[in-house]
The prediction has a mean pLDDT of 88. This is a predicted structure of a 75-nucleotide RNA (c-di-GMP-I-GGC riboswitch aptamer) from an Actinomycetota bacterium.
RNA sequence: UACGAUAAAGGCAAACCCGUCGCGAGGCGGGGGCGCAAAGCUACGGACCUCCAGGAGGUGGCCGAGUUGCCGAGU
Numbered sequence: 001u002a003c004g005a006u007a008a009a010g011g012c013a014a015a016c017c018c019g020u021c022g023c024g025a026g027g028c029g030g031g032g033g034c035g036c037a038a039a040g041c042u043a044c045g046g047a048c049c050u051c052c053a054g055g056a057g058g059u060g061g062c063c064g065a066g067u068u069g070c071c072g073a074g075u
Base pairs, nucleotide, nucleotide: 002075004071011036012035016031017030018029019028020027021026034061040067041066042065044064045063046062047059048058049057050056051055
C1' cells in the first nucleotide's frame, strides 16, 4: 500500500413519524434504525427522478471515477 476480522474504539442513519423550506424530485432539524468498511466529501461520466421543460434542478444509501480518513487479525 492492497485487502477486510465472530477484533477493539467509535461513526453514519433506510423506511416511517413530527416540524420546516421547495411547484416538485427532494433538502434541513428532531425521533427512529433497514443497513453500511468509507452509507465521509465531490454532480466529473452514466443511470434514474422532478419541473416554470430549446432548458433548469434533484439523488453521492444507483453505478463508475476523484479525493480524504479509523483499526490491524490474516493474506
Rfam family: c-di-GMP-I-GGC riboswitch aptamer. The family has 40 seed sequences and 1,298 matches in Rfam 15.1. Clan: c-di-GMP_I riboswitch clan.
It was read from a public genome assembly, where an Rfam model found it.